[in-house]
RNA sequence: AGAGUUUGAUCCUGGCUCAGAUCGAACGCUGGCGGCAUGGCUAAAACAUGCAAGUCGCGCGCGAAAAUUCCCUUCGGGGAAUGAGUAGAGCGGCGGAAGGGUGAGUAAUGCAUGGGUAACGUACCUCCGACACAGGGAUAGCCCACCGAAAGGUGGGGUAAUACCUGAUAACACCGUAAUAUCUGAUGAUAUAGCGGUCAAAGGUGGGGAUCUUCGGACCUACCAGUUGGAGAGCGGCCCAUGUCCUAUCAGCUUGUUGGUGAGGUAACGGCUCACCAAGGCUACGACGGGUACCGGGACUGAGAGGUCGGUCCGGCACAUUGGGACUGAGACACUGCCCAGACUCCUACGGGAGGCUGCAGUAACGAAUAUUGGGCAAUGGGCGCAAGCCUGACCCAGCAAUGCCGCGUGCAGGAUGAAGCUCUUCGGGGUGUAAACUGCUGUCAGGGUUUAGCAAGCAACGGGGGCUAAUAUCCCCCUGCGUUGAGCAGACCCAGAGGAAGCCACGGCUAACUUCGUGCCAGCAGCCGCGGUAAUACGAAGGUGGCAAGCGUUGUUCGGAAUCACUGGGCUUAAAGAGCACGUAGGCGGCUGUGCAAGCGCUUUGUGAAAUCCCUCGGCUCAACCGAGGAAUUGCUUGGCGAACUGCACGGCUUGAGGCAAAUAGGGGCGCAUGGAACUCUUGGUGGAGCGGUGGAAUGCGUAGAUAUCAAGAGGAACGCCGGAGGCGAAAGCGGUGCGCUGGGUUUGUCCUGACGCUGAGGUGCGAAAGCUAGGGUAGCGAACGGGAUUAGAUACCCCGGUAGUCCUAGCCGUAAACGAUGCCUACUAGGUCGAAGCCUUUCUGACAAGGUUUCGGUCGAAACAAAAGCGUUAAGUAGGCCGCCUGGGGAGUACGGUCGCAAGGCUAAAACUCAAAGGAAUUGACGGGGGCUCACACAAGCGGUGGAGCAUGUUGCUUAAUUCGAUGCAACGCGAAGAACCUUAUCCUGGGCUUGACAUGCUUGGAUGCCUACCUGGAAACAGAUUAGGUUGCCCUUCGGGGUGAAACUUGCACAGGUGCUGCAUGGCUGUCGUCAGCUCGUGUCGUGAGAUGUUGGGUUAAGUCCCGUAACGAGCGAAACCCUUGUCGCUAGUUGCCAGCGAGUAAUGUCGGGGACUCUAGCGAGACUGCCGGUGUUAAACCGGAGGAAGGUGGGGAUGACGUCAAGUCCUCAUGGCCUUUAUGCCCAGGGCUGCAAACGUGCUACAAUGGUCGGUACAAACCGAAGCGAGACCGUGAGGUGGAGCAAAUCGGAAAAAGCCGGCCCCAGUUCGGAUUGAAGUCUGCAACUCGACUUCAUGAAGUUGGAAUCGCUAGUAAUCGCAGAUCAGCUACGCUGCGGUGAAUGUGUUCCUGAGCCUUGUACACACCGCCCGUCAGGUCAUGGAAGUCGGGAGCACCCGAAGUCGGCCCGUUUCAGGGUUGCCGAAGGUGAGUUCGAUGACUGGGACUAAGUCGUAACAAGGUA
Repeated sequence: AGAGUUUGAUCCUGGCUCAGAUCGAACGCUGGCGGCAUGGCUAAAACAUGCAAGUCGCGCGCGAAAAUUCCCUUCGGGGAAUGAGUAGAGCGGCGGAAGGGUGAGUAAUGCAUGGGUAACGUACCUCCGACACAGGGAUAGCCCACCGAAAGGUGGGGUAAUACCUGAUAACACCGUAAUAUCUGAUGAUAUAGCGGUCAAAGGUGGGGAUCUUCGGACCUACCAGUUGGAGAGCGGCCCAUGUCCUAUCAGCUUGUUGGUGAGGUAACGGCUCACCAAGGCUACGACGGGUACCGGGACUGAGAGGUCGGUCCGGCACAUUGGGACUGAGACACUGCCCAGACUCCUACGGGAGGCUGCAGUAACGAAUAUUGGGCAAUGGGCGCAAGCCUGACCCAGCAAUGCCGCGUGCAGGAUGAAGCUCUUCGGGGUGUAAACUGCUGUCAGGGUUUAGCAAGCAACGGGGGCUAAUAUCCCCCUGCGUUGAGCAGACCCAGAGGAAGCCACGGCUAACUUCGUGCCAGCAGCCGCGGUAAUACGAAGGUGGCAAGCGUUGUUCGGAAUCACUGGGCUUAAAGAGCACGUAGGCGGCUGUGCAAGCGCUUUGUGAAAUCCCUCGGCUCAACCGAGGAAUUGCUUGGCGAACUGCACGGCUUGAGGCAAAUAGGGGCGCAUGGAACUCUUGGUGGAGCGGUGGAAUGCGUAGAUAUCAAGAGGAACGCCGGAGGCGAAAGCGGUGCGCUGGGUUUGUCCUGACGCUGAGGUGCGAAAGCUAGGGUAGCGAACGGGAUUAGAUACCCCGGUAGUCCUAGCCGUAAACGAUGCCUACUAGGUCGAAGCCUUUCUGACAAGGUUUCGGUCGAAACAAAAGCGUUAAGUAGGCCGCCUGGGGAGUACGGUCGCAAGGCUAAAACUCAAAGGAAUUGACGGGGGCUCACACAAGCGGUGGAGCAUGUUGCUUAAUUCGAUGCAACGCGAAGAACCUUAUCCUGGGCUUGACAUGCUUGGAUGCCUACCUGGAAACAGAUUAGGUUGCCCUUCGGGGUGAAACUUGCACAGGUGCUGCAUGGCUGUCGUCAGCUCGUGUCGUGAGAUGUUGGGUUAAGUCCCGUAACGAGCGAAACCCUUGUCGCUAGUUGCCAGCGAGUAAUGUCGGGGACUCUAGCGAGACUGCCGGUGUUAAACCGGAGGAAGGUGGGGAUGACGUCAAGUCCUCAUGGCCUUUAUGCCCAGGGCUGCAAACGUGCUACAAUGGUCGGUACAAACCGAAGCGAGACCGUGAGGUGGAGCAAAUCGGAAAAAGCCGGCCCCAGUUCGGAUUGAAGUCUGCAACUCGACUUCAUGAAGUUGGAAUCGCUAGUAAUCGCAGAUCAGCUACGCUGCGGUGAAUGUGUUCCUGAGCCUUGUACACACCGCCCGUCAGGUCAUGGAAGUCGGGAGCACCCGAAGUCGGCCCGUUUCAGGGUUGCCGAAGGUGAGUUCGAUGACUGGGACUAAGUCGUAACAAGGUA
């Protein structure tokens, strides 16, 4: 310090999310030790039990017992001493108001900071002054009696005090009176002096030489205590100023209220209380109300400013079961005191009593969650006491909890080209990993043992010194210190031995860290984006790695990042955001200049800002956390002084801001009255006679009762053509015929007057289009609603015919608009150019014109600047100042509730729950448009011929089937893979039979001459299984030829493995189709842009072409196009065999048959030729186009091959290759038979036809290309024929297939279901083949179906093309071929155009599309889930009000009262809880109901986005 996430990509706006720190935490997994901290955040709900406040005998009177010893005894017991003046209760004093707990209440009665008290108090403590005299009567305890279950109480008797009372004395005390001085902001205070009045007390203990004594003591002295004053310290009471959360959907609140007089009350001021009087007081600087909350020092976070919090520690406040009340006291309205009322719990003899853990532990409950019914007063502190001491759950310690922070350890060193295991692997190896084992070493912590530095200071015997004193007593202080005090913590030393001690999370990006397996949109993950649908680094596991570590993660909280509420430090044209416009109140801000003041401001200073915390420096625990000391800081408030620039205030001056005055002036500015013409409709009359009107086309409608049209007259209402303009006026809304009247504002010129009078403007007030509302008029045209006609699937619309409200006027409401420049108002400054409107000035002798200047207004283009960009740019969105309004993700929602306005409609104000990760702005590239422009293509048009109808062939779908194997499926599947399914092919497609190292490959292994070939046997459909004999043959080496060795080939046994047309073409390679032979697709450098990108490639021409030229911030280049290649068309050269044959010769029935020839044709090799080269015109002196010449061919001569970047997850795992998965006596292999040919139906592609341009018969002519040896097969013969017999020739320019057909010549047919057409069927055959039943082709004879030119629709073709005619070949035994691929023969028509359909290219435009229009997307309805509004009501809570009742108690009145003091009785006001009532407010619930959000691929339409098909 940033990062992820909106898009195809970009920039911006904007939200969401993450990384950090934090915690009184909780949960999951794990867990060795120690130190220091922390630990009921929920139920201020309820509490068993124990403890938490007592102490003093040096204030007082009393005063036991057990036990022991002794004595007496009637043996029942009694007495004495010790225990012991002890325990104990009581009177009395001090303390129980502190300490400890909690945060319910409280938004000010609080707290913080700074002041005030001249309006106050103060026990204990310190200092100073004075005093302490004389008396008195009671009462607890105790004893007796009585009541009660108890708690407790009553009566009688008697007793003490530092208890109580009386008297005395008394002030510098208090009260009254009044004087002087000083002082204060003031009521007044202080000091001094005078007079009058009032009020005190208590003793205790120790010691003591004289003197006295009732022998107790008096007296003296010390200490403690007492009384009265003054002062101090500390602690409190009260008052003031400032600060102190949210809410205006709380705007008005208040009657003791605000003030006064008097009185009461208090320690003290005060409506604190009361009586009377007045009518005030508070509030937009937020009263009153509602909600929430103890406050501060501080804590967390943050760069800071801030934000959040207030647990532990410290200060303050409040509270103590709930509410009320007072008493006592220095202090309380009192946590462990009292009284009353309520709720609850306990005891009870039912009459009545007792209680208060928000003290420490603890219990149960609540809850995600929070500890021991521990030890000790040793230390620190508190209470009492002279003291010893006692008490102290304050405190100090320990226990529990990884709750936090900090520290330590779980070893250290060596140790392999590196064990095992696990894991990955390309099988070679890699990783875990020096890690382990092993060797050596060390000894923290825990464990065991021994021991005592420290936390201990005090207390206190003896002694010494000092003080008081009459004193050497006593007492006090200091020193020494015999003795004595540790709950708990802790130090040191020794022993042993690597021994007892590591986990958690993560590994797709953010974010450090990757592989394998499993799973298969399942299970699951997820903070955001998002993973998972068979190759998941994202799920689960493992290995590995990263991070942290006695912890690690998760959840939650707060701050940060977030400049995402912006003071520091944001914005408002289009992203959220300028009020519709103006006037103006409060407020804010304000021109030049002088003087003064000193509030702000600056400098300096005083006090304060507690301590702790934070920071710095030192120091103490072995370090650290922690702790101690000193400093700094505490940005604040406050006191005094100085300054006077700026702001402010006061008083002057000025004129430039503002206003006034005068003279001109433009204008649809406003209001009222009057008036005009055109058009329209209606009425009347005339003419006229069949239609009019309306539309895309129609119809409804009007019209023979006379329309429309036309003429004339009349009536009515509304709006004002041309001028008219990007022009004018107005604050905006808005304003348009003409005249008159009234009236607002502006501008120019003059510079005469006033003298800052100004700007803005929360609330407020006024104006405010259209529609709408109320009342009354008016109504020609137009025209919501409504009716009708069309359109349509529907059409509650668009179009048409009608038509009410309304539109118009008057009066009054409404108060909203895309009320827009989507741009608040005012002022100043910052380049220009140009156009328009209204003025003025100058130039010229004058005027017109013109030029120049200047002011105001309205436009446009642009510099700088600004802006995300588009853009804006003196009319700012620039640079600044002032003031107001508004915004803070999208949806929910401008909605609900509440309030307010309105007659209503509705307006203004204005949320939340819930939900999403986006919503959005500008610009970019594409794609798309029922947007535009240009251009092209058999795209259309013009033609020719087809398809769609028929029959058949063939492919597909569907159906059927045991199976009808599989694939291809818009164009771009469908005579496609298949250039040949009877078996084979062929596929586990079906049925059945068999084999299991296999039909095929490689390696290892067993066997041994096993093997192989021929013939033979059994079963069988075959495959196969089994048996068995005979013959032949068998490698290499040695050989004595008897044989031996070996195991290579083959075979065999077993193991590895083979095999798979099984799946995935959405894991792939390769190949292919398509857009499309369309003209496109890109790159480098440069330039422009923040960027995506643009430019180049756009533009002007031209081309078949991004072809070429010109222009040009581009210059070049590449892949495509073209060319190069093949073929064909012309010529030449070369070469002539198997081809050819003109001339010469020979021969034949005839034929290049033969000799020969190269002339020709031809063959096949090499060349030539065509390049817009030439001419003319057009064109930019271009490219190019048009025409022409020459030429076999002319502008690419014809045809082919050749297919850019890419698109379609296009096709193919069944050509081949290949990852993964699956299968292994089967999904492999072999075999037999069947199927792939199945047929109600539909579609595609073809063939044959429907006939006379034909059919049929006969005759006759002319090709090219190709094929042939398991082949082509001549002549000949046989058969009607298919074919057969036979075999010449030919591996082919030689022989054969081979007949070309249409054509031409001639005959017949005569328009018909025919001499057209040939399907179908019957019979007989031929050929191939192991085999033609399913299921071949062909032949002959017979049969002779549909069909007479084909609906909607649709296909091909621009020249040697279409059409038509035949020929050949591949595959192949044969054939389903009418298919396919080639070949030649004959051989047209039409178009010279681009309106339309389809497709394509370029430019441009719009876009809410980018999976890209087969896109996106809206609303109702239906199902589910969730939250929420309304609602007859129902239930509960809060705060008040009114009335009733009225406890305790203070205050007051009356009565009684023992000497007083008390006290008792009764009563008045106030008064808590309670009751009743009417309202108010908050919440819960509620049949039903409203919309909303989210949901699976539901239903209906198609509203929006393109001109979205009606902008």